[in-house]
């Protein structure tokens, strides 16, 4: 210095749910609120959620489909604060 690891210490992020507000839905965003998280930063992949529109079909209705969304069950790839054992 660097790996590997995670104690303390500065701090981040932030679930359920609660109001308001977009959305067809699934969610999403503000705001409380805090279950947890050493990558729960961030790219890609995969998974899983919805089906508006469009497609079958058909009397109602039903089935597909992501261009929508989530990823704090995942995977791989980068980036990164601190340094006790």
């Nucleotide at each position: 210095c660097u790996a590997a690891c995670g104690a303390a210490a500065g701090g981040g992020c932030a679930a359920a749910c609660u109001u308001g507000u977009c959305g067809a839905a699934a969610g999403g965003c503000a705001a409380g609120g805090g279950c947890g998280c050493a990558a729960a930063g961030c790219a890609c992949a995969g998974a899983c959620c919805u089906a508006a529109a469009c497609c079958g079909u058909g009397g109602c209705g039903c089935g597909g489909c992501a261009u929508g969304g989530u990823u704090g069950a995942u995977g791989u790839g980068u980036u990164u604060c601190c340094g006790a054992a």